[in-house]
Context: one part of a larger RNA
RNA sequence: CUGGGCUUAAAGGGGGCGCAUGCGGGCCGGAAAGUGGAGAUUGAAAUCCCACGGCUCAACCGUGGAAUUGGUUUCCAAACUAUCUGUCUUGAGGACAGCAGGGGGGUGUAGAACUUCUGGUGGAGCGGUGAAAUGCGUAGAUAUCAGAAGGAAUACCGGUGGCGAAAGCGAUGCCCUGGGCUGUUCCUGACGCUGAGGCCCGAAAGCAUGGGGAGCAAACAGGAUUAGAUACCCUGGUAGUCCAUGCUGUAAAUGCUGGGUACUAGCAGGAGUGGUUACUUCGGCCUCUCUUGCGUAGAGAAAUCGUUAAGUACCCCGCCUGGGGAGUACGGUCGCAAGAUUAAAACUC
Numbered sequence: 001c002u003g004g005g006c007u008u009a010a011a012g013g014g015g016g017c018g019c020a021u022g023c024g025g026g027c028c029g030g031a032a033a034g035u036g037g038a039g040a041u042u043g044a045a046a047u048c049c050c051a052c053g054g055c056u057c058a059a060c061c062g063u064g065g066a067a068u069u070g071g072u073u074u075c076c077a078a079a080c081u082a083u084c085u086g087u088c089u090u091g092a093g094g095a096c097a098g099c100a101g102g103g104g105g106g107u108g109u110a111g112a113a114c115u116u117c118u119g120g121u122g123g124a125g126c127g128g129u130g131a132a133a134u135g136c137g138u139a140g141a142u143a144u145c146a147g148a149a150g151g152a153a154u155a156c157c158g159g160u161g162g163c164g165a166a167a168g169c170g171a172u173g174c175c176c177u178g179g180g181c182u183g184u185u186c187c188u189g190a191c192g193c194u195g196a197g198g199c200c201c202g203a204a205a206g207c208a209u210g211g212g213g214a215g216c217a218a219a220c221a222g223g224a225u226u227a228g229a230u231a232c233c234c235u236g237g238u239a240g241u242c243c244a245u246g247c248u249g250u251a252a253a254u255g256c257u258g259g260g261u262a263c264u265a266g267c268a269g270g271a272g273u274g275g276u277u278a279c280u281u282c283g284g285c286c287u288c289u290c291u292u293g294c295g296u297a298g299a300g301a302a303a304u305c306g307u308u309a310a311g312u313a314c315c316c317c318g319c320c321u322g323g324g325g326a327g328u329a330c331g332g333u334c335g336c337a338a339g340a341u342u343a344a345a346a347c348u349c
Stems, first nucleotide, its partner, number of pairs: 004320003007303002012317001014201004022193002025088003029084002033081002035077008049065006091191001092188003095184005103177007110154001114150008125136002162169002206247006215241002220236004258316006266294007274286004298305002322349003331342004
């Protein structure tokens, strides 16, 4: 390389956009690059293969043939691929009319809770645990009432419910803004799919600068527990958690399942339109999109998957090749750093 694979055995890139590349709908016609047919020429000889022959056989040798799968060239064919002209509407996109939504960004507002502070009432405990103690409290705590301030998060609704490419998104008003779905079948006329590099997004933690800091809480301190207890439990508590700007670029970034298209039994739900029937509603039926559970054929080592495939096929990308060494060393690139990414070998079983 061929071949075989990637839900769980090694293996799907965290996600998207997209240049190049690869692949790509129907019809008429042209030309003939690929393709096919016929011919010419070349493809040295020897070797290899076949037939016959010569040394008594064989090795060896001779003669003829085949082969030399290739190159160049002429003519012909036109189904397929490519190409050119024209054309079509079903793929794709647009227009118009509607719809649902925690999709994104900005800026306000609200209530509950919490903590602190101020004042009132009150007067001995509170808190915490398996039990305690540290801790707080007569300098008046806890409790309770009134008021003020502050920060963070938005109970109920809430749902195998919705939205988003993924990460993710949940009080509420306004402003800006992306995507999706349904209907009409009006327009464009293949404008498509994928996507190495590239660019962008990317939880938490972490980093830089400046703010903010209620609660929670790595580190840390103390109290317990224990043989010990650098823990689990308790009392405190700093980074951090929050905001702005920039960096980091990783996760069990998971559906451990890349994207696209077509085809292949059903049943029962949920969500969003639309149509139809009854027409007052409750409803019934049909269609499209998304989503949950079961299940046929088939697949699968099995578990299971099963029109949202892990079925049947095709196109494109990524990745795997025994365990350890090791996602490490070295080098490169990136980063302020932490580190990330790319990625071996010796040796060993």